Molecule: transfer RNA
Organism: Pristionchus pacificus
RNA sequence: GCCACCUUGGCUUAGUGGCAGAGCGUCGCUCUCGUAAAGCGAAGGUCGCAGGUUCGAUUCCUGCAGGUGGCA
Numbered sequence: 001g002c003c004a005c006c007u008u009g010g011c012u013u014a015g016u017g018g019c020a021g022a023g024c025g026u027c028g029c030u031c032u033c034g035u036a037a038a039g040c041g042a043a044g045g046u047c048g049c050a051g052g053u054u055c056g057a058u059u060c061c062u063g064c065a066g067g068u069g070g071c072a
Stems, first nucleotide, its partner, number of pairs: 001071007010024004018055001026042005048064005
């Protein structure tokens, strides 16, 4: 230098055009003599950045940044 893949709450991730979800974690409540476990509930996301296509983009296209792998 070239090619492919990845980037979504604190962490691991689902979602391939129409309301952004889950598990773990955090916080509150219930239960308990108390703790843990269990149950219920809540908060937490500019979906890496900038453009484009579209009535509408996390999703499709382009560029950039970061990461992983391969080729030279």